Predicted 3D model of a 375-nucleotide RNA (Bacterial RNase P class A) from a Bacteroidota bacterium. Its mean pLDDT, the model's own confidence on a scale to 100, is 76.

[in-house]
RNA sequence: AAGGCAAGCUGUCCUGUCGCCUCAUUGCCUCGGCACUGGGGAGGAAAGUCCGGGCAACACAGGGCACCAUACUCUCUAACGGAGAGGUACUGAAAGGUAACAGAUAGUGUAGCAGAAAAUAAACCGCCCGUAUGCAAAUACAGGUAAGGGUGAAAUGGUGGGGUAAGAGCCCACCGCCCGCGUGGCGACAUUGCGGGGCAUUACAAACCUUAUGGGUUGCAAGGCCAAAUAAACCCCCGGAAGCAGCGGCCCGUUGCGGCGGUUCAUGCAAAUGAACACACAGGGGAGGGUAGGCUGCACAGAGGUAGUUGGCAACAGCUACACCAGAUUAAUGACAGGAGUACACAGAACCCGGCUUAUAGGCUUGCCUUUUUU
Numbered sequence: 001a002a003g004g005c006a007a008g009c010u011g012u013c014c015u016g017u018c019g020c021c022u023c024a025u026u027g028c029c030u031c032g033g034c035a036c037u038g039g040g041g042a043g044g045a046a047a048g049u050c051c052g053g054g055c056a057a058c059a060c061a062g063g064g065c066a067c068c069a070u071a072c073u074c075u076c077u078a079a080c081g082g083a084g085a086g087g088u089a090c091u092g093a094a095a096g097g098u099a100a101c102a103g104a105u106a107g108u109g110u111a112g113c114a115g116a117a118a119a120u121a122a123a124c125c126g127c128c129c130g131u132a133u134g135c136a137a138a139u140a141c142a143g144g145u146a147a148g149g150g151u152g153a154a155a156u157g158g159u160g161g162g163g164u165a166a167g168a169g170c171c172c173a174c175c176g177c178c179c180g181c182g183u184g185g186c187g188a189c190a191u192u193g194c195g196g197g198g199c200a201u202u203a204c205a206a207a208c209c210u211u212a213u214g215g216g217u218u219g220c221a222a223g224g225c226c227a228a229a230u231a232a233a234c235c236c237c238c239g240g241a242a243g244c245a246g247c248g249g250c251c252c253g254u255u256g257c258g259g260c261g262g263u264u265c266a267u268g269c270a271a272a273u274g275a276a277c278a279c280a281c282a283g284g285g286g287a288g289g290g291u292a293g294g295c296u297g298c299a300c301a302g303a304g305g306u307a308g309u310u311g312g313c314a315a316c317a318g319c320u321a322c323a324c325c326a327g328a329u330u331a332a333u334g335a336c337a338g339g340a341g342u343a344c345a346c347a348g349a350a351c352c353c354g355g356c357u358u359a360u361a362g363g364c365u366u367g368c369c370u371u372u373u374u375u
Stems, first nucleotide, its partner, number of pairs: 001371010012340007020041005026035003043346001047357002050355005055219004062252004067215005072086005087101001088099004102210002107208002109204003119156001124149002126145003130141004157175006176199001177197005182191003223296004234286004239281001243257003259279001262277006305322007
């Protein structure tokens, strides 16, 4: 100097004039509001609505099932499917990157074509031995074999030697694999250490499944208060002491509510039992009617922010100090002028917070890897 990898910051600023939203003090007021002064006023993603919570409601939201999610180890966090640091596997020349990372002897299932045979596996070619025919080559039958060849992504450990009729972990040595011990590490794991075993029946669970852990539902359009208005009227079903309702897909528990009333008929000595009817009530459903206004939830004081410091590899945690930093509701921060700047891309809060994902013109900073050149 070039190329690459990883992480971070920024993404407009100043002055003037006019205009917008909100809060506070003071004053005025027809109690609707107005004026002066002062403070504040969109993001790194405010986006997606994908996770986790705070908060709110559902009487308790309790237990089980279904369903869903996660899945190596340790640490962080309110929590997470998140973050940090590591392990293992794959990948890259390297810095780095990716992970679909529990279990294949609990069970079920799938693996096309080719091939003899693909998990209850196997003999196509070939090799060897025996019998028969034959001058011989060879042919037929029966048996042994999986070392050589073929097919395939994959053929059931590899190499070398011995042995055999020919072969085979059949035997041996070295690798590989499995088991145990030792050593290092909190652990996942590693092992360059020791011993044992002829040992091997593939891959797939992002196939069903099993195991472990976790999960109530709905959500500020939640919820609360005020005002106003209508028709707590009409129709249907169902119920009656064990019936109805009740968080959410089912079941159970539990809780709340509810004329254990009336008339008629039948049985009965009576008590009572059964059936029918009517009224009222609880519940469910239908068709309609009214209101869709205001305040609050929300000057969000927070698992928050900024600065310093201590601990930690780091994520992060503790301590000290400082400050209060948007609350619209058809939806507020805009226009003009001048100047500065190496930039003006993606883009606008709607209860709040922590993550993830997606979009992003350009500018700046740090560390690391490789190559080349110079000293």

Rfam family: Bacterial RNase P class A. Rfam links the family to the GO terms ribonuclease P activity, dimeric ribonuclease P complex and tRNA processing. The source organism's lineage runs through Bacteria, Pseudomonadati and Bacteroidota. A source record names the gene rnpB. The model forms 96% of the base pairs in the Rfam consensus.